[in-house]
RNA sequence: GGGGCCAUAGCUCAGCUGGGAGAGCGUCUGGUUUGCAACCAGAAGGUCGCCGGUUCGAUCCCGGCUGGCUCCA
Numbered sequence: 001g002g003g004g005c006c007a008u009a010g011c012u013c014a015g016c017u018g019g020g021a022g023a024g025c026g027u028c029u030g031g032u033u034u035g036c037a038a039c040c041a042g043a044a045g046g047u048c049g050c051c052g053g054u055u056c057g058a059u060c061c062c063g064g065c066u067g068g069c070u071c072c073a
Base pairs, nucleotide, nucleotide: 001072002071003070004069005068006067007066010025011024012023013022019056027043028042029041030040031039049065050064051063052062053061
C1' cells in the first nucleotide's frame, strides 16, 4: 500500500423480510434476612462508531471516514 471481517446499554452479545431498539451479567430501589450472599418485584442506563446518500420510513441498503482484528505484498 491492497483485500476481507468487525463497531448496538458499564461488560459480553442478539437483532429474521427496512417500520417495537433488546437479552444475560452488572448498577440502583423495594421485599425477604440479625447481617451478607442467594432469591423475588421494579427502575435507571442507547448519537445502533462518525459524516453523507437512497427511501414515506434506515441499527439494517449504498458511498466516504475513523478505530480494531486478520490475510496478501